Predicted 3D model of a 74-nucleotide RNA (transfer RNA) from Candidatus Bathycorpusculum sp. Taxonomically the source falls in Candidatus Bathycorpusculum (Archaea, Thermoproteati, Candidatus Bathyarchaeota, Bathyarchaeia (SeqCode)). The sequence was found in a public genome assembly. It matches the Rfam family "tRNA". The family's RNA type in Rfam is transfer RNA.
[in-house]
RNA sequence: GGACCGUUAGUCUAGUUGGCUAGGACGUCGCCUUCACACGGCGAAGAUCGCUGGUUCAAAUCCGGCACGGUCCA
Numbered sequence: 001g002g003a004c005c006g007u008u009a010g011u012c013u014a015g016u017u018g019g020c021u022a023g024g025a026c027g028u029c030g031c032c033u034u035c036a037c038a039c040g041g042c043g044a045a046g047a048u049c050g051c052u053g054g055u056u057c058a059a060a061u062c063c064g065g066c067a068c069g070g071u072c073c074a
Base pairs, nucleotide, nucleotide: 001073002072003071004070005069006068007067010026011025012024013023019057028044029043030042031041032040050066051065052064053063054062
């Protein structure tokens, strides 16, 4: 220098003919339960879907550029 893959909450991740308010687990917080803790039950908060532009009535999803990480080739 070139090709390909990936980037979603504090962490790990799901998300295909583009279409309701982006789902789950762990963790955090509150309540219940216990003499107390753990376990368990119920509930809550937590996401610029890497950035930017484009296509579209509508984009996490499609297209271009850029950034970061990884694999391979030279």